A computed fold for a 73-nucleotide RNA from a Prevotellaceae bacterium, annotated as transfer RNA. Rfam family: tRNA. The family's RNA type in Rfam is transfer RNA. NCBI's taxonomy places the organism under Bacteria, Pseudomonadati, Bacteroidota, Bacteroidia, Prevotellaceae. It was read from a public genome assembly.

[in-house]
RNA sequence: GCGGGAGUAGCUCAGUUGGCAGAGCGUCGGCUUCCCAAGCCAAAGGUCGCGGGUUCGAACCCCGUUUCCCGCU
Numbered sequence: 001g002c003g004g005g006a007g008u009a010g011c012u013c014a015g016u017u018g019g020c021a022g023a024g025c026g027u028c029g030g031c032u033u034c035c036c037a038a039g040c041c042a043a044a045g046g047u048c049g050c051g052g053g054u055u056c057g058a059a060c061c062c063c064g065u066u067u068c069c070c071g072c073u
Stems, first nucleotide, its partner, number of pairs: 001072007010025004019056001027043001029041003049065005
């Protein structure tokens, strides 16, 4: 330099052929307990790597760019 894959909540990851952004774990609060753990209930937490474009509407389609991984040279 070329090709492929990945980037979504604090962590691990879902999210189809574009239409309300989710799960588990974790965190905070409550119930329970003498206390803790476990269990149950509820809540918070997101510029969907970044910048543009297409569209009534983009995590999803197109272009550029960036970080990491793999392969080739």
About this RNA: The prediction has a mean pLDDT of 81.